SAM riboswitch aptamer (S box leader) from Halalkalibacterium halodurans C-125, 114 nucleotides, folded computationally. Of the family's consensus pairs, 97% are formed in the model. RNAcentral records the identical sequence in 2 taxa. Its Rfam family is "SAM riboswitch aptamer (S box leader)". Rfam describes the family as follows. The SAM riboswitch is found upstream of a number of genes which code for proteins involved in methionine or cysteine biosynthesis in Gram-positive bacteria. NCBI's taxonomy places the organism under Bacteria, Caryophanales, Bacillaceae, Halalkalibacterium (ex Joshi et al. 2022), Halalkalibacterium halodurans. The prediction has a mean pLDDT of 82.
[in-house]
RNA sequence: GACUUAUCGAGAGAGGCAGAGGGACUGACCCGAUGAUGCCCGGCAACCCGUUUGUUAGCCAAGCAAACGAAGGUGCUAAUUUCAGCAGAAUGAUUUCAUUCUGGAAGAUAAGCG
Numbered sequence: 001g002a003c004u005u006a007u008c009g010a011g012a013g014a015g016g017c018a019g020a021g022g023g024a025c026u027g028a029c030c031c032g033a034u035g036a037u038g039c040c041c042g043g044c045a046a047c048c049c050g051u052u053u054g055u056u057a058g059c060c061a062a063g064c065a066a067a068c069g070a071a072g073g074u075g076c077u078a079a080u081u082u083c084a085g086c087a088g089a090a091u092g093a094u095u096u097c098a099u100u101c102u103g104g105a106a107g108a109u110a111a112g113c114g
Stems, first nucleotide, its partner, number of pairs: 003112006013041001015040003021031003025085004042077003047073002049069007081106001086103007
């Protein structure tokens, strides 16, 4: 990288190093020498995970559900995934414009699979 499933409106430093770009892509709009991106530390969260309880066929296990936890594996730590990119609907304005909504696409993360 391919496929499957789930989630993406919440949360997270006024620390250290180092120095010019960064926010996936395109357009817009932003962040950045009052030091971004990156690395370390700290933190957040609870996907995997751990504990307990419940549950359906006689029992156990597995599965499923709920509550709690955070030792371990990841992840995240500006802005809704920053917004829009494709299709449709409603409203307003009138000749393709604005706003709102729905679905999708793309992307990100986790777990699984080959």